[in-house]
Molecule: c-di-GMP-I riboswitch aptamer
Organism: uncultured Pseudomonadota bacterium
RNA sequence: CCCGACAUUGAGCAAACCCGUCGAAAGCCGGGGACGCAAAGCUGCGGGGCUACGGAGGAAACUCUAGGCCAGCCGGGCCGCCGAG
Numbered sequence: 001c002c003c004g005a006c007a008u009u010g011a012g013c014a015a016a017c018c019c020g021u022c023g024a025a026a027g028c029c030g031g032g033g034a035c036g037c038a039a040a041g042c043u044g045c046g047g048g049g050c051u052a053c054g055g056a057g058g059a060a061a062c063u064c065u066a067g068g069c070c071a072g073c074c075g076g077g078c079c080g081c082c083g084a085g
Base pairs, nucleotide, nucleotide: 012037013036017032018031019030020029022027035072041078042077043076045075046074047073048070049069050068054065055064056063057062
């Protein structure tokens, strides 16, 4: 000097819940709040899951359907902090 973590430093993110905005909903966002996270950073490429305005079926109840959504469900891709053996 290079590689290098499950450790460490300095830090980071923010579940449930409450308030508010948007949305048909799932859910996103803002504020509060911390359950947790060593990628709980980004990304809808693969799997999986949620919702059903609209559409289809039905006498009805309701069922099916993603153009919607979930990255804190898993995998993949990209980027990043630290530096023991």